[in-house]
RNA sequence: GCGUCCAUAGCUCAGUUGGUUAGAGUACCAUUUUGACAUGAUGGUGGUCAGUGGUUCAAGUCCACUUGGACGCA
Numbered sequence: 001g002c003g004u005c006c007a008u009a010g011c012u013c014a015g016u017u018g019g020u021u022a023g024a025g026u027a028c029c030a031u032u033u034u035g036a037c038a039u040g041a042u043g044g045u046g047g048u049c050a051g052u053g054g055u056u057c058a059a060g061u062c063c064a065c066u067u068g069g070a071c072g073c074a
Base pairs, nucleotide, nucleotide: 001073002072003071004070005069006068007067010026011025012024013023019057028044029043030042031041032040050066051065052064053063054062
């Protein structure tokens, strides 16, 4: 330099070939359970879906570019 793949909650990830409130586990906070701790139970907080632009009635999802990361070829 060329090509492929990845980027969604503090962390690990899902999201059905675009469709109407963006989720799970874990972590954190509160309550409950215990003599106390741990475990368990219930509820809650937390997201510019990496960024910019475009397509569309509608984009986490499709397209282009940028940024960061992984891999292959030279």

A computed fold for a 74-nucleotide RNA from Arsenophonus sp. ET-YP4-MAG3, annotated as transfer RNA. The sequence is in RNAcentral, with records from ENA. RNAcentral records the identical sequence in 2 taxa. Rfam family: tRNA.